Predicted 3D model of an 88-nucleotide RNA (Glycine riboswitch aptamer) from Thermaurantiacus tibetensis. It matches the Rfam family "Glycine riboswitch aptamer". From the family's description: This family represents the bacterial glycine riboswitch. Rfam links the family to the GO term glycine biosynthetic process. Lineage of the source: Bacteria > Pseudomonadati > Pseudomonadota > Sphingosinicellaceae > Thermaurantiacus. It was read from a public genome assembly, where an Rfam model found it.
RNA sequence: CGCGCGGGAGAGAGCGGGGCGCCGGCGGGGGGCCCCGCCGCCGAAGGAGCAACCGCCCCCGGAAUCUCUCAGGCAGAAGGACCGCGCG
Numbered sequence: 001c002g003c004g005c006g007g008g009a010g011a012g013a014g015c016g017g018g019g020c021g022c023c024g025g026c027g028g029g030g031g032g033c034c035c036c037g038c039c040g041c042c043g044a045a046g047g048a049g050c051a052a053c054c055g056c057c058c059c060c061g062g063a064a065u066c067u068c069u070c071a072g073g074c075a076g077a078a079g080g081a082c083c084g085c086g087c088g
Base pairs, nucleotide, nucleotide: 001088002087003086004085005084006083007082012039014038015037016036017035018034019033020032022030023029040074041073042072046070047068048067049066053062054061055060
């Protein structure tokens, strides 16, 4: 560093419009999925920034769980820094 297993947080199941098909004889209606737009919010994939700190005093280089929120995320699922165990 990689793989497998386990643990793993935060924040609207927000509002509006459109499409698909389901329930229903039809309509109204209901809930499911997808797309677009708007506002609010989160930080623990990734990215960026400052810089404590480290390498060897300087130069230079590396550099966070801090900061930003571009990306990502805000029911569930998935993902998930980090921790533990096993293997290469």